[in-house]
RNA sequence: ACACCAUCCAGAGCGGCUGAGAGACCUGGCUCGUCGACGCCGCAGCAACCACGCCGUCGGCAUGCGUCCGGCGGUGCGGUGCUCCCGCCAGGACCGAUGGAAG
Numbered sequence: 001a002c003a004c005c006a007u008c009c010a011g012a013g014c015g016g017c018u019g020a021g022a023g024a025c026c027u028g029g030c031u032c033g034u035c036g037a038c039g040c041c042g043c044a045g046c047a048a049c050c051a052c053g054c055c056g057u058c059g060g061c062a063u064g065c066g067u068c069c070g071g072c073g074g075u076g077c078g079g080u081g082c083u084c085c086c087g088c089c090a091g092g093a094c095c096g097a098u099g100g101a102a103g
Stems, first nucleotide, its partner, number of pairs: 004100005013043005021032003025092005044083003048080003052076009087095001
C1' cells in the first nucleotide's frame, strides 16, 4: 500500500504570518475570497474513537460483606482528531477523511 471494523445532518474561533485562489477528484450547481479566503503557526475550544485513573449503578463468582471480573453512566488525564455551509449539494468513481484493530 491492499484488505477489515466503526463513524461522517450534533458540537466547538480568535490572533499573527502569507498572498490568490479555495470548498479532495470529474460534471453541473452553490458558497467563501484582496473588507485577505485556502494554507501555516500560536492560543482557546469541542467531544468522536482509543488507553488509563476515580466515582456511581447493575450483573456474575450459591447467599451477605470485601476483593475480583464484566456491562452501563458520569468525570479527569493522555494519544489522535475536529472547530463555515450535511464529506457544501446532486450524480459519478477501484471515491475520500478520521479513529480502531491487525500485519
Molecule: SAM riboswitch aptamer (S box leader)
Organism: Actinomyces glycerinitolerans